[in-house]
Description
A computed fold for a 75-nucleotide RNA from an Armatimonadota bacterium, annotated as transfer RNA. The RNAcentral record of the sequence draws on ENA. Its Rfam family is "tRNA". About the family: Transfer RNA (tRNA) molecules are approximately 80 nucleotides in length. By type it is a transfer RNA.
RNA sequence: GCCCAGGUAGCUCAGUGGUAGAGCACCUCUUUGGUAAAGAGGAGGUCGGCAGUUCGAUCCUGCUCCUGGGCUCCA
Numbered sequence: 001g002c003c004c005a006g007g008u009a010g011c012u013c014a015g016u017g018g019u020a021g022a023g024c025a026c027c028u029c030u031u032u033g034g035u036a037a038a039g040a041g042g043a044g045g046u047c048g049g050c051a052g053u054u055c056g057a058u059c060c061u062g063c064u065c066c067u068g069g070g071c072u073c074c075a
Stems, first nucleotide, its partner, number of pairs: 001071007010024004018055001026042005048064005
């Protein structure tokens, strides 16, 4: 330099055009003498960034940043 995969909640990941979800973690309550476990409820994300397409973009297109993998050239 070229190619491929990925970036979404604190963490691990779904979702793939129609105003974003699960598990764990966190907070509150119930239960207990107290803790843990269990049960119920709640909070938390302008979906890496900037443009474009579209009535509408996490999703499609271009550029760019970051992470991982592969290939090649020079020394």